[in-house]
RNA sequence: GACCUAUUAGUUCAGUGGUAGAACGCUUCCUUGUCACGGAAGAGGUCAGGAGUUCAAUCCUCCUAUGGGUCG
Numbered sequence: 001g002a003c004c005u006a007u008u009a010g011u012u013c014a015g016u017g018g019u020a021g022a023a024c025g026c027u028u029c030c031u032u033g034u035c036a037c038g039g040a041a042g043a044g045g046u047c048a049g050g051a052g053u054u055c056a057a058u059c060c061u062c063c064u065a066u067g068g069g070u071c072g
Base pairs, nucleotide, nucleotide: 001071002070003069004068005067006066007065010024011023012022013021018055026042027041028040029039030038048064049063050062051061052060
């Protein structure tokens, strides 16, 4: 330098054009003499950033950033 791949909740990850989810973690309540376990409810996302296509984009296209990899 060229190419491939990843980027989504605090963490690990789903989600292949139509209102963004799970597990763990966190908060509150119940349970207990207390903690843990268990049960119920809840909060938490500009979907890495920008632009484009589309009636509509996490998803398609381009550029950028960061991590990993292949080639030279």

Transfer RNA from a Bdellovibrionota bacterium, 72 nucleotides, folded computationally. RNAcentral holds the sequence, with entries from ENA. Rfam family: tRNA. Its family is annotated with triplet codon-amino acid adaptor activity in the Gene Ontology. Lineage of the source: Bacteria > Pseudomonadati > Bdellovibrionota. Model confidence (mean pLDDT): 83 of 100.